[in-house]
Predicted 3D model of a 151-nucleotide RNA (c-di-AMP riboswitch aptamer (ydaO/yuaA leader)). Its Rfam family is "c-di-AMP riboswitch aptamer (ydaO/yuaA leader)". From the family's description: This family represents a conserved RNA structure found upstream of the ydaO and yuaA genes in Bacillus subtilis and related genes in other bacteria. The ydaO/yuaA element is thought to act as a genetic 'off' switch for the ydaO and yuaA genes in its native state. It is believed that the element may be triggered during osmotic shock leading to activation of ydaO, a predicted amino acid transporter gene, and members of the yuaA-yubG operon which code for KtrA and KtrB K+ transporters. Of the family's consensus pairs, 92% are formed in the model.
RNA sequence: AUAAAAAAAGUGCUGAAUUCCUGCUGGCUUCAUUAAUGCAGGAUACGGGGGAACCAAAUUUUGGGGUGAAUCCGGGAUAUUUCCCGGUAGGGCUUUUUAUCCUUCGGCCCGAAUCCGUCAGCUAACCUCGGAAGCGUUUAAGGAAGGCUUA
Numbered sequence: 001a002u003a004a005a006a007a008a009a010g011u012g013c014u015g016a017a018u019u020c021c022u023g024c025u026g027g028c029u030u031c032a033u034u035a036a037u038g039c040a041g042g043a044u045a046c047g048g049g050g051g052a053a054c055c056a057a058a059u060u061u062u063g064g065g066g067u068g069a070a071u072c073c074g075g076g077a078u079a080u081u082u083c084c085c086g087g088u089a090g091g092g093c094u095u096u097u098u099a100u101c102c103u104u105c106g107g108c109c110c111g112a113a114u115c116c117g118u119c120a121g122c123u124a125a126c127c128u129c130g131g132a133a134g135c136g137u138u139u140a141a142g143g144a145a146g147g148c149u150u151a
Base pairs, nucleotide, nucleotide: 011136012135013134014133019043020042021041022040023039024038046130047129048128049127050126055121063119064116065115066114067113072087073086074085075084076083077082090110091109092108093107094106098145100144101143102142103141104140
């Protein structure tokens, strides 16, 4: 100097999934107070579904529908099931003196999974549900907004 791995702190990413209160448990501590973590309950930023009129659509075993970016096509293997490869609608990350936003170029990645149960277009009132889980990317510019400094 380069490459790889690990740990800590800071910081960041996908996603609606953030924040708060109460109770129980409970580390540490001389005592008191307080209290990590975990569990239970109640709220909440935010997000989803059902559901009139009007409008739209009519097509219901070739079942149909929802959440989600995750849909579709081709090829190969396999008795079938199924698996593999390539692409694709679509989606995400990536800096420029800035913890921001938009766009372009380049680079990297995803293109799943699952639920309802014969049933759902839109949809005011109304009804109802979720409020998780999992992770570590960095090229170069343009524009906007903002901040600082000076006059």